[in-house]
The RNA shown here (transfer RNA) has 71 nucleotides and comes from Candidatus Shapirobacteria bacterium UBA2283.
Rfam family: tRNA. The family's RNA type in Rfam is transfer RNA. Gene Ontology term of the family: triplet codon-amino acid adaptor activity.
Its mean pLDDT, the model's own confidence on a scale to 100, is 83.
RNA sequence: GCGGGUGUAGUUCACCGGUAGAAUGCGUCCUUCCCAAGGAUGAGAAGUGGGUCCGAUUCCCAUCACCCGCU
Numbered sequence: 001g002c003g004g005g006u007g008u009a010g011u012u013c014a015c016c017g018g019u020a021g022a023a024u025g026c027g028u029c030c031u032u033c034c035c036a037a038g039g040a041u042g043a044g045a046a047g048u049g050g051g052u053c054c055g056a057u058u059c060c061c062a063u064c065a066c067c068c069g070c071u
Stems, first nucleotide, its partner, number of pairs: 001070007010024004018054001026042005047063005
């Protein structure tokens, strides 16, 4: 330099055009003498920028980061 792949809560993964869910972690509360375990509840996310569309995490383009291969 060329080609391909992956970017979604702190972390690990779903969802793949119509309000983005779960596990774990975190906060508060309950239970307990205390801790752990358990229960209830809450906050927290689509890499970035454009385009298409009534509507985009999803489709298209560019770009950034990481990974793989080729040269």